RNA sequence: AUGGCGCGCGGAAGAGUCCCCGCAAGGGGCGCCGAAGGAGCAAAUCCUCCCCGGAAUCUCUCAGGCCCAGGUACCGCGCGACGC
Numbered sequence: 001a002u003g004g005c006g007c008g009c010g011g012a013a014g015a016g017u018c019c020c021c022g023c024a025a026g027g028g029g030c031g032c033c034g035a036a037g038g039a040g041c042a043a044a045u046c047c048u049c050c051c052c053g054g055a056a057u058c059u060c061u062c063a064g065g066c067c068c069a070g071g072u073a074c075c076g077c078g079c080g081a082c083g084c
Base pairs, nucleotide, nucleotide: 005080006079007078008077009076010075011074016030018029019028020027021026031066032065033064037062038060039059040058045053
């Protein structure tokens, strides 16, 4: 240096504002989304067998979300420290 980590800036989705209640905020019902988080699993891996381990943008949808806004995985740039 790269990589990983932290911070800042920019980019960045998806899915009903459908019904009822309510002045509104919002709540309930059903339907739906997955790119905060969370959970689950394969092969490779060993001389053979068994066990353990074994990823995700895959799956689940607990949480979160489905007007707008905000936020988000991920991508780019900059800065910083650690380690080498």
This is a predicted structure of an 84-nucleotide RNA (Glycine riboswitch aptamer) from Umezawaea endophytica. The sequence was found by an Rfam model in a public genome assembly. The prediction has a mean pLDDT of 77. Of the family's consensus pairs, 90% are formed in the model.